[in-house]
RNA sequence: UGCUUGCCUGCUGGAGAGAGGCGUCGCCGCCGGCCCCGCGCCCGGCGCCGUCCACCGAAGGAGCAAGCGGGCCCACCACCGCACGGGCGGCGUCGGCGCGUGAAUCUCUCAGGUAAAGCGGACAGCAGGUGUGCC
Numbered sequence: 001u002g003c004u005u006g007c008c009u010g011c012u013g014g015a016g017a018g019a020g021g022c023g024u025c026g027c028c029g030c031c032g033g034c035c036c037c038g039c040g041c042c043c044g045g046c047g048c049c050g051u052c053c054a055c056c057g058a059a060g061g062a063g064c065a066a067g068c069g070g071g072c073c074c075a076c077c078a079c080c081g082c083a084c085g086g087g088c089g090g091c092g093u094c095g096g097c098g099c100g101u102g103a104a105u106c107u108c109u110c111a112g113g114u115a116a117a118g119c120g121g122a123c124a125g126c127a128g129g130u131g132u133g134c135c
Base pairs, nucleotide, nucleotide: 002134003133005131006130007129008128009127010126011125012124013123018053020052021051022050023049025047026046027045028044029043032042033041034040035038054114055113056112060110061108062107063106067101068100069099071097072096073095077092079090080089081088082087
């Protein structure tokens, strides 16, 4: 210096699904009602929170296929040992069954999220920094 790959930073792209119901509290009524005229009650809107139902998968989390590792059982056959009227046992192999490990944009939906915008966002590209490995 070039390539490789892990991490960090910056920029760019980046999907899905509820403007749901109920309740507490707070605020406001843009000439909302009632009345005992109080910021009182009712009604409505918005927001926080709680709860219920429905839904989404791309923060995070969880599950597993082949493969790999090891365990148990074990046919035929080979070998070995003991028997010697046809057997028994051992060992190896095939096969079978658990266990461990085992990826994803798959699956689950704990968490998170569900008008638009914003935020977030797996992943991808580019640039810089830093570490590993190779020439």